[in-house]
RNA sequence: UGACCGGACUAAACGAUCGCUGGGCGGGGCGCGUCCCCGCCUGGAGGAAAGUCCGAACACCGCAGGACAGGACGCUCCAUAACGUGGAGUCGCGGCGACGUGAAGGAAAGUGCAGCAGAGAGUAGACCGCCCUGUGCCGGAAACGGUACAGGGUAAGGGUGAAACGGUGCGGUAAGAGCGCACCAGUUUCCCGGGUGACCGGGAAAGCUUGGUAAACCCCGUCCGGUGCAAGACCAAAUAGGGAAACGCUUAAGGGCUGUCCGUCCGAGUUUCCGGGUAGGUUGCUAGAGGUGCAUGGCAACAUGCAUCCCAGAUGAAUGAUCGUUGACCCGGGCCGGGUAACCGGGCCGGGUAACAAAAUUCGGCUUACAGGCCGGUCAGGCC
Repeated sequence: UGACCGGACUAAACGAUCGCUGGGCGGGGCGCGUCCCCGCCUGGAGGAAAGUCCGAACACCGCAGGACAGGACGCUCCAUAACGUGGAGUCGCGGCGACGUGAAGGAAAGUGCAGCAGAGAGUAGACCGCCCUGUGCCGGAAACGGUACAGGGUAAGGGUGAAACGGUGCGGUAAGAGCGCACCAGUUUCCCGGGUGACCGGGAAAGCUUGGUAAACCCCGUCCGGUGCAAGACCAAAUAGGGAAACGCUUAAGGGCUGUCCGUCCGAGUUUCCGGGUAGGUUGCUAGAGGUGCAUGGCAACAUGCAUCCCAGAUGAAUGAUCGUUGACCCGGGCCGGGUAACCGGGCCGGGUAACAAAAUUCGGCUUACAGGCCGGUCAGGCC
């Protein structure tokens, strides 16, 4: 100088004023309710609170057991309450490297699919070429050669393609071909050594050489009941409806007209109790697979022990607004210092900017969004 990886932070910090909300204490008020008002003290968003994509806790429903369907996952070992997550590795690919990245079982069970070019693209394939045989024609005394047609052989050579059924060489053959052999590459099987294991290293044998695609169907293996705090539990109006009892139904219960009486009008229901549900309220509800620090074990994820802390619980949904000072970054102007210069460093003045986004039962993850500076480790190159 150029890169790679990780960590922690978070409206940039501080102060003032005015608010919102949970809890505690004190005082006051009345309608005496865990109600309202006032004062003081104290707590009050995130690394992702987000997407709601996985896994759990918790709750209710379902459930003898088994199978089908459906879905997810798929190298190894470890971690964990669990996971499709994490850690450490293996192998493949990319990078000089730090490092990044991979749904990474099976294509030798079956089915399907593949543009253009090309003769042929999947129990491969004869376009050119090469070779053999037959016939005709030409040349030749003949042997034979050339040429055309027909039949056949051939994947060594040319050509097409991302890809054409291992590569090089020798033998072999009419020409060829793992047809045979040597070496190389791969596959399968076996043996030895290392590793818990994926796998790695070495050796032997078999001509075994089987194209790609499974986030195509499929096969194999593992796992999976459903719904989510609007779960669920409790208290419980008004009105309507249900049940029971009492009284009453023209010899009038009850109601209206002023509290009472009379009178008058209406009049078949009225009153009480019980139970279910709704509105509403309470709870679930925030002390938890919790945070922080230290020690021990482990490469690590993580685990164990000790100490210490309590850290939002709102629901028409609080967590905010304004001002001041200071700092950071960016832009413009000008000054000083270094340097031949490009440029570098440091003050001054003016202006501007500060993200992504906000709890709603709670945890563990993943994914996505994101301004800014800070800290740590590593690699490559150059110079001294």
Predicted 3D model of a 384-nucleotide RNA (Bacterial RNase P class A) from Desulfobacter sp. The prediction has a mean pLDDT of 77. Lineage of the source: Bacteria > Thermodesulfobacteriota > Desulfobacteria > Desulfobacterales > Desulfobacter.